[in-house]
Context: one part of a larger RNA
RNA sequence: CUGUGCGUAAAGCGUGCGCACGCGGUUGUGUAACACAUGUGUGAAAUCCCCGGAUCUUAACCUGCGAAUUGCAUUUGUGACUGCACGACUAGAGUGUAGUCAGAUGGGGGUGGAAUUCCACGUGUAGCAUUGAAAUGCGUACAUAUGUGUAGGAACACCAAUGGAGAAGGCAGCCCCUGGGAUAACACUGACUCUCAUGCACGAGAGCGUGGGGAGCAAACAGGAUUAGAUACCCUGGUAGUCCACGCCCUAAACGAUGUCGAGUCGUUGUUGGGGAUUUACUUCCUUGGUAACGUAGCUCACGCGUGAAGUUGACCGCGUGGGGAGUACGGCCGCUAGGUUAAAACUC
Numbered sequence: 001c002u003g004u005g006c007g008u009a010a011a012g013c014g015u016g017c018g019c020a021c022g023c024g025g026u027u028g029u030g031u032a033a034c035a036c037a038u039g040u041g042u043g044a045a046a047u048c049c050c051c052g053g054a055u056c057u058u059a060a061c062c063u064g065c066g067a068a069u070u071g072c073a074u075u076u077g078u079g080a081c082u083g084c085a086c087g088a089c090u091a092g093a094g095u096g097u098a099g100u101c102a103g104a105u106g107g108g109g110g111u112g113g114a115a116u117u118c119c120a121c122g123u124g125u126a127g128c129a130u131u132g133a134a135a136u137g138c139g140u141a142c143a144u145a146u147g148u149g150u151a152g153g154a155a156c157a158c159c160a161a162u163g164g165a166g167a168a169g170g171c172a173g174c175c176c177c178u179g180g181g182a183u184a185a186c187a188c189u190g191a192c193u194c195u196c197a198u199g200c201a202c203g204a205g206a207g208c209g210u211g212g213g214g215a216g217c218a219a220a221c222a223g224g225a226u227u228a229g230a231u232a233c234c235c236u237g238g239u240a241g242u243c244c245a246c247g248c249c250c251u252a253a254a255c256g257a258u259g260u261c262g263a264g265u266c267g268u269u270g271u272u273g274g275g276g277a278u279u280u281a282c283u284u285c286c287u288u289g290g291u292a293a294c295g296u297a298g299c300u301c302a303c304g305c306g307u308g309a310a311g312u313u314g315a316c317c318g319c320g321u322g323g324g325g326a327g328u329a330c331g332g333c334c335g336c337u338a339g340g341u342u343a344a345a346a347c348u349c
Base pairs, nucleotide, nucleotide: 003321004320005319006318007303008302012317014202015201016200017199022194025089026088027087028086029085030084031083033082034079035078036077037076039074040073041072042071049066051064052063053062092192093189094188095187096186097185098183101181106177107176108175109174111173112156117151119149120148121147122146123145127138128137164171207248208247209246210245211244212243216242217241221237222236223235224234259316260315261314262313263312267294268293269292270291271290272289273288274287275286276285277284298305299304322349323348324347331342332341333340334339
């Protein structure tokens, strides 16, 4: 230096950005680090190998010559590949131009209508609510129901879809601001690329800090049931929390359990965004970007995957290496806490 794997068996970092490292399109000239060829020197002896000799015969020891010593240094060449230098190019990558382009992309605002709850007033009378059945609970201090009017918080019915945009987490009334994307042709830059250890940023829910807010829901808690018991399931209540602002936390079955980027590869049926033809008719077709269902070859233990691959391949990163002990201990780093991250061993089967 070298194994074999990673959808479900152990194994893809939650996601992106990105320095170093690694890898890198077409073409010309030069160079010769590098590679190859060539000659020379050296590469002690012994050993190994080849051909001999000697040992009474034979084996070994012994002995002569050769070869080898795959290396190092150096001479002279060659210039395809890699590198380096100077140029050229446009197929990768990017920029500009275009439009009523599509869109729950993000941030901000506080406008809208349903509904729940509270409150006030009117009508009105004995029940309401709940359950498998009940009880706790609410109600003659007038509830429930119904009508009118306020208050307040949270969530946005229909549209709505195997639909859409986003790197992922996640995103849905409305208005304003806004990132990114696809497409169509032209023009421009001219390899500016890909991947990425360390690093940086984002990262559901729960939780934490400070200050607000608090309608509904609801851990904890209380009561009522059920039950042998019932620290539960069911019921009546109910506080943190859920909401907002700012600051932390950094984990999830963070899942497509499938890393990112590129090349080559048989078809069918939807759907969505853009463009181009065509038609009596958004009628039929073509072309691109996404997304869903089948399915050929191939792959896979199988299930299945199948141009969006788990097929055939290239570049780079991450990770696994029997089960338990253990994602634990110790130590380090991070954190206000909770804890997170990195991460063993003894022992045992």
Record summary: The part of an RNA shown here (small-subunit ribosomal RNA, central domain) has 349 nucleotides and comes from an uncultured organism. RNAcentral holds the full RNA, with entries from ENA, Greengenes and SILVA.